[in-house]
């Protein structure tokens, strides 16, 4: 910006001619909306990069684990295929779902680490953020350094997919120096 709805409603037009009404610009709001733009995350390829990393718990399958019988390796023993049978999830492997969070990511300024302390936390120091509105940038002061989410998982990515667009607060030194912009003459 679009669109519905829901409030008041000009003109003009239907309708009426008792009352009453339809349509409708225009305005209004903390209404809706799988709408669209702007903006601002996340996922996602060749190429580049990077290379031991694959955690638990629970449930469902599936094959092997045990017995015959055929065949195969000249035979035996060993191994191999195939088939029937037993088979309490009891033991190994796999695969799919279902939680979970110590590993690994994401959003953010919110990291590293030093000392004290059972711990909770306290003090520091180095980095990071913020204190009025166009932007930088300097002096003095004052302050933050959470908190959420994902769930074994994701580098970086073009197409493509996808998310949020809510909440909350309410001015230090009316300091200095630079840039821009926009209006006016």
């Nucleotide at each position: 910006c679009a669109c519905c709805a829901c409030g008041u409603a000009c003109c003009a037009c239907c309708a009426a001619c008792a009352c009453a009404g339809g349509c409708a610009a225009a305005c209004g709001g903390g209404g809706g909306c799988a709408g669209g733009g702007a903006c601002g995350g996340g996922g996602g390829a060749c190429c580049c990069a990077a290379u031991u990393g694959c955690g638990g718990u629970c449930c469902u399958c599936u094959c092997c684990g045990c017995g015959c019988c055929a065949c195969c390796c000249g035979c035996u023993c060993c191994g191999g295929u195939g088939g029937c049978g037993a088979u309490c999830a009891c033991g190994g492997a796999g695969a799919a779902g279902a939680c979970c969070u110590u590993g690994g990511g994401g959003u953010g300024a919110a990291g590293u680490u030093g000392c004290c302390g059972a711990a909770a936390g306290g003090c520091g120091a180095c980095c990071g953020g913020g204190c009025a509105g166009c932007c930088u940038u300097c002096c003095c002061g004052c302050c933050c350094g959470a908190a959420c989410c994902c769930g074994a998982c994701a580098g970086c990515u073009a197409a493509c997919c996808u998310c949020g667009c809510a909440g909350g607060c309410g001015u230090g030194c009316c300091g200095g120096a630079g840039g821009g912009a926009u209006a006016u003459c």
The RNA shown here (c-di-AMP riboswitch aptamer (ydaO/yuaA leader)) has 185 nucleotides and comes from Paractinoplanes aksuensis. Its Rfam family is "c-di-AMP riboswitch aptamer (ydaO/yuaA leader)". Its family is annotated with regulation of gene expression and cyclic-di-AMP binding in the Gene Ontology. Its mean pLDDT, the model's own confidence on a scale to 100, is 76. Taxonomically the source falls in Paractinoplanes (Bacteria, Bacillati, Actinomycetes, Micromonosporaceae).